[in-house]
Notes:
A computed fold for a 386-nucleotide RNA from Sphingomonas sp., annotated as Bacterial RNase P class A. Taxonomically the source falls in Sphingomonas (Bacteria, Pseudomonadati, Pseudomonadota, Sphingomonadaceae). It is recorded under the gene name rnpB. It matches the Rfam family "Bacterial RNase P class A". By type it is a ribozyme.
RNA sequence: CCAGAGGGUCGGGCGACCGCGGGCGGCUUGCCGCGCGAGGAAAGUCCGGGCUCCACAGAGUAACGGUGCCGGGUAACGCCCGGCGGUCGCGGCGAAAGCCGGGGCAAGGGACAGUGCCACAGAAAACAGACCGCCGCACUUCGGCGCGGCAAGGGCGAAACGGUGCGGCAAGAGCGCACCGCGGCUUUGGCAACAAAGCUGGCAGGGCAAACCCCACCGGGAGCAAGAUCGAAUAGGGACGGCAUAUGGGCCUGCUCGGCUCCGUCGUCCGGGUUGAUUGCUUGAGGCUGUCGGUAACGGCGGUCCUAGAGGAAUGGUCGCACAGCGCUGUCGCACGAAAGUAGCGGGGGCGUGGACAGAACCCGGCUUACAGGCCUUCUGGCACA
Numbered sequence: 001c002c003a004g005a006g007g008g009u010c011g012g013g014c015g016a017c018c019g020c021g022g023g024c025g026g027c028u029u030g031c032c033g034c035g036c037g038a039g040g041a042a043a044g045u046c047c048g049g050g051c052u053c054c055a056c057a058g059a060g061u062a063a064c065g066g067u068g069c070c071g072g073g074u075a076a077c078g079c080c081c082g083g084c085g086g087u088c089g090c091g092g093c094g095a096a097a098g099c100c101g102g103g104g105c106a107a108g109g110g111a112c113a114g115u116g117c118c119a120c121a122g123a124a125a126a127c128a129g130a131c132c133g134c135c136g137c138a139c140u141u142c143g144g145c146g147c148g149g150c151a152a153g154g155g156c157g158a159a160a161c162g163g164u165g166c167g168g169c170a171a172g173a174g175c176g177c178a179c180c181g182c183g184g185c186u187u188u189g190g191c192a193a194c195a196a197a198g199c200u201g202g203c204a205g206g207g208c209a210a211a212c213c214c215c216a217c218c219g220g221g222a223g224c225a226a227g228a229u230c231g232a233a234u235a236g237g238g239a240c241g242g243c244a245u246a247u248g249g250g251c252c253u254g255c256u257c258g259g260c261u262c263c264g265u266c267g268u269c270c271g272g273g274u275u276g277a278u279u280g281c282u283u284g285a286g287g288c289u290g291u292c293g294g295u296a297a298c299g300g301c302g303g304u305c306c307u308a309g310a311g312g313a314a315u316g317g318u319c320g321c322a323c324a325g326c327g328c329u330g331u332c333g334c335a336c337g338a339a340a341g342u343a344g345c346g347g348g349g350g351c352g353u354g355g356a357c358a359g360a361a362c363c364c365g366g367c368u369u370a371c372a373g374g375c376c377u378u379c380u381g382g383c384a385c386a
Base pairs, nucleotide, nucleotide: 001382002381003380004379005378006377007376008375009374010373013321014320015319016318017317018316020037021036023034024033025032026031027030039357043368044367046366047365048364049363050362051223052222053221054220064219065218066217067216068215069083070082071081072080073079084108086105087104088103090101091100092099093098109214110213114212115211116208117207118206131154132153133150134149135148136147137146139144162180163179164178165177166176167175181203182201183200184199185198186197187196188195189194227279228278229277230276237270238269239268240267241266242265243264248262249261250260251259252258286305287304288303289302290301291300292299293298325353326352327351328350329349331347332346333345334344335342336341
């Protein structure tokens, strides 16, 4: 310098004019002045809380839902940090199997409690089996075929009942041995997950629990349209009083009969609810900074700051100036070439274009998703130079 991967951070700046929503102040009371006014995700509403109301006011069980390696952080979490094991690239060692280093990924309890599933392909997909193949014997028309032994090689598959090598054998096979992997036991290290070493076992009989299930732990419901306060007109409810009084009104029932009832009107008072108004409402597990502890997440202490609170919902528009970025143009230097030239790299010039995703609605901690471009940083590989 190039390529790939990871992490962090910013995400438009300055000025003028016109506007919008709150707050404060002034006066001549509808104007003026000052100050504040979106985000890293305000989003999805997926987790965890604060706050509010309702339910239970104790415990257990069942059902349902969720979580699941270990240690730590936190108010809490399914989040974060550190570690462990697994897996996938890269690099190194090795004949290979495999091991080691550093990085990416991942919801990672239990598969001898039980049930279930494993498509296609393939002979065979689970307490094995034999298509091609290898070997022995018998037969043969020399193409094969019958019986028996084997599971190394081929082939299928996501997965084929340890792997590599040597021996062994008719051919083979943990059949024997060495190494590797694995199971069991012991010791050591570690808080632990787990790791290492030694001894031992020829290999225990595949995978799936983001299938049912088992085990352990956790979980009451609804949400600021929660909730609280004040309460107009009209309509409707109740109490009291005045007036009206049945040849009436209403209901049972559409009509008749019959039954029940007193609804009407005026006045005073009471109470509930709707539109509405106020509140909840923004100072909080808060931001920035210094220092100390910790590998880190984070925590302690000190200093400093106040930074939107609308309610169909403000946070905007126009113009100018520069800076990134992109495109075009022409020029200079380097490179290649004998040259014409090529257009690879770099420098400065002119013109044009010119910010991504997005929009608070009770608040906070996370996760996930969207995002033009810039800057910083880490790791791996390659090339060049010293």